[in-house]
Context: one part of a larger RNA
Molecule: small-subunit ribosomal RNA, 5' domain
Organism: uncultured bacterium
Order: sequence, then structure tokens, then C1' cells
RNA sequence: GGAUGAACGCUGGCGGCGUGCUUAAUACAUGCAAGUCGAACGGGGUUUUGUGUUGGAAUUCUUCGGAAGGAAGAGACAAAACUUAGUGGCGGACGGGUGAGUAACGCGUGGGUAACCUGCCUUGUACAGGGGGAUAACAGCUGGAAACGGCUGCUAAUACCGCAUAAGCGCACAGAGGCGCAUGCCUCGGUGUGAAAAACUCCGGUGGUACAAGAUGGACCCGCGUCUGAUUAGGUAGUUGGUGAGGUAAGGGCUCACCAAGCCGACGAUCAGUAGCCGGCCUGAGAGGGUGACCGGCCACAUUGGGACUGAGACACGGCCCAAACUCCUACGGGAGGCAGCAGUGGGGGAUAUUGCACAAUGGGGGAAACCCUGAUGCAGCGACGCCGCGUGAGUGAAGAAGUAUUUCGGUAUGUAAAGCUCUAUCAGCAGGGAAGAAAAUGACAGUACCUGAGUAAGAAGCCCCGGCUAAAUACGUGCCAGCAGCCGCGGUAAUACGUAUGGGGCAAGCGUUAUCC
Repeated sequence: GGAUGAACGCUGGCGGCGUGCUUAAUACAUGCAAGUCGAACGGGGUUUUGUGUUGGAAUUCUUCGGAAGGAAGAGACAAAACUUAGUGGCGGACGGGUGAGUAACGCGUGGGUAACCUGCCUUGUACAGGGGGAUAACAGCUGGAAACGGCUGCUAAUACCGCAUAAGCGCACAGAGGCGCAUGCCUCGGUGUGAAAAACUCCGGUGGUACAAGAUGGACCCGCGUCUGAUUAGGUAGUUGGUGAGGUAAGGGCUCACCAAGCCGACGAUCAGUAGCCGGCCUGAGAGGGUGACCGGCCACAUUGGGACUGAGACACGGCCCAAACUCCUACGGGAGGCAGCAGUGGGGGAUAUUGCACAAUGGGGGAAACCCUGAUGCAGCGACGCCGCGUGAGUGAAGAAGUAUUUCGGUAUGUAAAGCUCUAUCAGCAGGGAAGAAAAUGACAGUACCUGAGUAAGAAGCCCCGGCUAAAUACGUGCCAGCAGCCGCGGUAAUACGUAUGGGGCAAGCGUUAUCC
């Protein structure tokens, strides 16, 4: 000198774009953050309409006895529309957060899989025949303070289970051809054997099953690279390898049985400490050094530890089970919870924001769609936290005014500075108009950006420094005191170094200090 997710002191006009718990991966009140589909299914409810049952009002007639008339209402059936607790489907494995752990194939880079999987999507081929038994909801009974159940009975499906069929597929057996990269791979046909499917519809479609291919996403393996310490020198028993088996989507001590005794290590094993990694960012002429906030990619985690279930995908942040700590409810028998999602609270700290608006846009989930959900996201609010831009006026004006400081008392400086005169209106304020972002419609932002008009110099400057380094000096006060200080150093009676004033220098809505990096 540059830089920062900064903090502190003094000061503070406006706008744009960014950015904001670096500490306690500390504990969390409250609200919201993942739902959706009635075009899969049975049922319930509401409204309307229709049919028939019951009901009998107003009204009319009356010979006053009654007759006609049929409204409101009640319950039944049917249809339509809307709605929905439950069964079922898809999605809750994405998106969002954090950096605790991890020195590792975790990450980066380059390869491999002849050892693998892939829902939704695209393309192609072939299909969808015929049956069955349940179960929630519901009803009844019943346990419990609650959370939540239990028993009996009824019912539906795109829920579940057999049977049929099999182009293609799996498995077993024997065969032919071709090829390679060692195990092997590909193609062809044969025999036996095994496994599918679901309907809904507004009639337009939307779905279902099998196989093949693609795309996308993942899994595993390998070469190289990836901090410090030897005041850590030996480490290792599933350890190293083999055979066989199990397991997995898949290779593998991944697991197991048996056999052998190997394997790693001064080219630093093991142990200990520290740490998420990278694209990048800061600095530097570069080499390099430092760093990993925001944004993007990968990884890991979700109170702590362990486990599996479901599923195409999890060993699953707002799923389940167990254990532990903590908090809450309790009728003491038992239950409930997990903000490292968005806001917000306590605490910690030098220090870090609103319990805001909207799904209008972009994107995501569900749905045929309408649409619903979306603290992702888009915006707004707060903070000079950073960068950038603008303003705080312009011209003229010598009686060199007054004041202030100084003085050798003549003056000198402040200083064209002010006043005065003439202008202008950027910003802010006032009034009027008013977008783009939105493809037909739909705008949170927002009457925002922007434009126009009127009108007053009005509402808008501070901070640090002035001994040398280092741009900028005088007076007074103080008297090794009070104090200053980055280094040298200054102060003990004329201090350009302390304090104040005047003047000056620097930067400027900031200035200085502190911390850290180059």
C1' cells in the first nucleotide's frame, strides 16, 4: 500500500447493487416451512331438482252442518353439483440448513466396470382373459385421565392373492459361430421349467404389464495430488493371502468355515494435533503466500448413540423402533417433544436483521384440468457493513467590513471567504402523469422506477493529523507534573512532540483506531 462476513470511537444527506451469529453442532415459547389426487374406491355431509307418501295453512264457496283448495313442514327414493375423515396412488430421498465429525478414494483431476442399479420422461415391440378371499371407513359393545386402543359384525377399489396366456425375459442342460482384455464377452437356434397386467373417463383421452434401447441420476474400483509433529518407530489377528460358501444392484475379508503366515513402515507406517474439499477469493510483476464468508459443485450431519422397515432411490432434518441426557403433560398407571428450515426468544459474545408481503414472475410436488401447496423463490423492512454514483450550490463581489488569532503595534493572517447583487434546482420536500417485468387473463413489489410542473439557497460536513519517517506552525497554559507515543522519542519555565486556540495539511459521508492476511 492493498484486503475484510469485521468490531470500536466521533460524525452522518440521498440513491443503486450486494451483504449481515465468524462465538454456544447451546436451550428453545409461538406461528408457518409437504402436500396433493373425488377422472382409483366405498361411505358421510350440504345444496338444488324430480317422483311418490304424509301433512294440512292461506284463500274461496256455504243451506253455517260442511265442501273445495292445496302452501309450509316431515321422512323415502333417484339424479346433479359441491365437500370431505378413511382405504389407495404419487410425492415427503427434491428443495432449504449447518460444518460437528472426517487427513479419507472424503475432495480435485484423469481413467475403468468383461462387476452394477435407475421411479417419473422418450422410442420401439408384444399384451391386458377369467376368478377369489379379505380389510379400513361405518355400526354396536368396551378399556384408558390422556396419548391411544381392544372385540364383534358389514362393505369397495387402480389395495391383496391364485389360475390362464408368454413375442420377449429369468433359471437349468447340451450345441454352433464370431471376438477379446486374464477371469471371459457377443450372436444364433433347441429342450425343460418359472414369473404379468387395472381400470377410470366429460369418449377427446389418461393410465396398467412384460421386454429392448435411450436419456437422466446414482454405485463401486484405480493412477496422481491433498496440513503439522520423530520430544510419536515400530504397527497389525479378519490382520495379509488362498479355497469354498453366504450376502449385495454389483467386485471385494463385506461376512463366515478351513488353510497358509503373511501385510504396512525413515520414499515416515502407527500415534497425536488441527481441518469439511474444490471452482474460487485476497495479495503479489511473477513464482509464491494466505484463505475457503456470499454464489456454484461434491461430501458429511440433523439432541447423543445404535438399528432396520418402506421404497426406483433413505438406513430418511419436519418417518419408525431401542437406549441415553434434557424439557413438558399426568388422574402416577402412563404419555409428548427435537428450529444446524423461515421469522422470533433466552444464553454466549467485541459483534451480526422482521415473529413482514406474495405465489405476480422463475422453479418444484400432486392433478386430465381447473387448481391446491411451496419461509424454495420474488420482493419489502432494519444496519454507512461493503462497493459505486450524486449532493451539501454557481457567478460576481476589496470598504480587503466586523469578529478572531498574532504582532516588532506599523501591520499580518483568516480572505472573495462572508455580507451584498445576479442566477440555477441535482438530491430531499410538494403537485400532476405513470410503465416494463405478463404470450388472452393474472403484479406481491407499488402509485415503485421514470417523466413533467411550481417554488425557497433553503433541509444536508465531518473526522484525523501538523518533531523526523510524512503533506501541514504559531500563541498561550503546564513544568519529568498532567500527559503523548507505530519506531526514534517528547515533557524538569520560552515544548513547532502534552492541553487549548488560531492557522494549515489529508481524506470525505465518512474519518481514525484495533484485529487478521499478503